Small-subunit ribosomal RNA, central domain from Candidatus Purcelliella pentastirinorum, 350 nucleotides, folded computationally. Rfam family: Bacterial small subunit ribosomal RNA.
Context: one part of a larger RNA
RNA sequence: CUGGGCGUAAAGGGCGUGUAGGCGGUUUAUUAAGUCAGAUGUGAAAUCCCUAGGCUUAACCUUGGAAGUGCAUUUGAAACUGAUUUACUAGAGUCUCGAAGAGGGAGGUAGAAUUCCAAGUGUAGCGGUGAAAUGCGUAGAUAUUUGGAGGAAUACCAGUGGCGAAGGCGGCCUCCUGGUCGAAGACUGACGCUGAGGCGCGAAAGCGUGGGGAGCAAACAGGAUUAGAUACCCUGGUAGUCCAUGCUGUAAACGAUGUCAACUUAGAAGAUGUAGUGAUUUUACUGUGUUUUCUGUAGCAAACGCGUUAAGUUGACCGCCUGGGGAUUACGGCCGCAAGGCUAAAACUC
Numbered sequence: 001c002u003g004g005g006c007g008u009a010a011a012g013g014g015c016g017u018g019u020a021g022g023c024g025g026u027u028u029a030u031u032a033a034g035u036c037a038g039a040u041g042u043g044a045a046a047u048c049c050c051u052a053g054g055c056u057u058a059a060c061c062u063u064g065g066a067a068g069u070g071c072a073u074u075u076g077a078a079a080c081u082g083a084u085u086u087a088c089u090a091g092a093g094u095c096u097c098g099a100a101g102a103g104g105g106a107g108g109u110a111g112a113a114u115u116c117c118a119a120g121u122g123u124a125g126c127g128g129u130g131a132a133a134u135g136c137g138u139a140g141a142u143a144u145u146u147g148g149a150g151g152a153a154u155a156c157c158a159g160u161g162g163c164g165a166a167g168g169c170g171g172c173c174u175c176c177u178g179g180u181c182g183a184a185g186a187c188u189g190a191c192g193c194u195g196a197g198g199c200g201c202g203a204a205a206g207c208g209u210g211g212g213g214a215g216c217a218a219a220c221a222g223g224a225u226u227a228g229a230u231a232c233c234c235u236g237g238u239a240g241u242c243c244a245u246g247c248u249g250u251a252a253a254c255g256a257u258g259u260c261a262a263c264u265u266a267g268a269a270g271a272u273g274u275a276g277u278g279a280u281u282u283u284a285c286u287g288u289g290u291u292u293u294c295u296g297u298a299g300c301a302a303a304c305g306c307g308u309u310a311a312g313u314u315g316a317c318c319g320c321c322u323g324g325g326g327a328u329u330a331c332g333g334c335c336g337c338a339a340g341g342c343u344a345a346a347a348c349u350c
Base pairs, nucleotide, nucleotide: 003322004321005320006319007304008303012318014201015200016199017198021194022193023192025088026087029084030083031082033081034080035077036076037075038074039073040072041071042070049065050064052062053061054060091191092188093187094186095185096183097182098181099180103177104176105175106174107173108172109171110154115149116148117147118146119145120144121143125136126135162169163168206247207246208245209244210243211242215241216240220236221235222234223233258317259316260315261314262313263312266295267294268293269292270291271290272289273288274287275286276285277284278283299306300305323350324349325348332343333342334341335340
C1' cells in the first nucleotide's frame, strides 16, 4: 500500500463534546480547478512489439513503423465534483403550549432497624456452630420497658418499570438546573454527519489534607476444622466504607455489538404522550408518535443465534485486528505524591 474482517474465533476506543480533515439536501446563473475531447511540442538512442531485409538457418545485425499509458502549451465541452452566486424547505435548529421521569447540584426533614449510654423489672445463663470453643455474664448479662446519643442506609411501593452520553441514579419536602417526548402552527434557511489530536465526564479499590465513625469489614489476634489450614466456619477487630476538597483514570467500564442516515413481512406485552368515539366514576376501543421487552418472516451467520432497537440491504466518517507464547512485558517518552497508568518492541520458542 492492498485484501479480508471486528456479538462469542484476533479485533468497537469506557462515554461525551468538539478542532483539523473526510463526506454532505433541492434549485438559478457564472466560472472552468478536477473531469472529458481535439491540436502542437516534447517524451535521447539502444531495448520491448510489428514489418521488411542481410549472414545457408537461428541467435545476431540492419530498415521503417508503432508504442512510450507522461509533461507542458493551446482550442473547445459543461453533465458531474469544486468555487462564486440566486432562491427553496423535505435535513438541522428556534419559538409557543403541554407530558412523564431514582437525570444532576444544594439545603432541610421523617420513620423503622442495628449499636452504645442512663434508669426500671428480672435471674442464670447468653451467644455461636455440623458439633464446639474462644467471647459476654452474679461487679447482674441475654430478655423486657422508658429516656437519650450517634452514624449509615432508605423495607413495602418495586416492575425484563423509569431517567441519564456512559459511569450511574431509589424515603419525603424546598430551591437551582440539564435532557427527552407530544400537539398544532410560526420562524431561520443546509446552519448538517463523522471526528485524528485536544478538552471534559468517568464504578469500585487506592492516595493527600481535614472531619466523621453506628453497622459491616481487607490486614491482624484468638477459637475451631485438618495430616497441615498462613483458608472455608466462629468470636473479636484496624484501615476502609461516610462527608468536604484535591488526585488517580482503570473494570467482564458488556448489548463482550462505534456514531449518524435511509430502506425492508408480522404478532404479543409493558411505559408514556396525543386525536376521535363510547362510557362520564376507574377506563375501553380505533388511529397516530416516542420508548422498553418477548416470539418470529425474508435475509444473514461456522454454528449459537440476530431479526424495523439487525448481527438484514446500503451509504458517510472514526477506532481497532493480522498465528500462540514471550507480552496488559522490557527500553524510551508522556502522565501520577505514590500505587501505577498510557504508548509499545525484540531476541528466543512452538
The prediction has a mean pLDDT of 89. The RNAcentral record of the full RNA draws on Greengenes. The organism belongs to Candidatus Purcelliella, within Bacteria.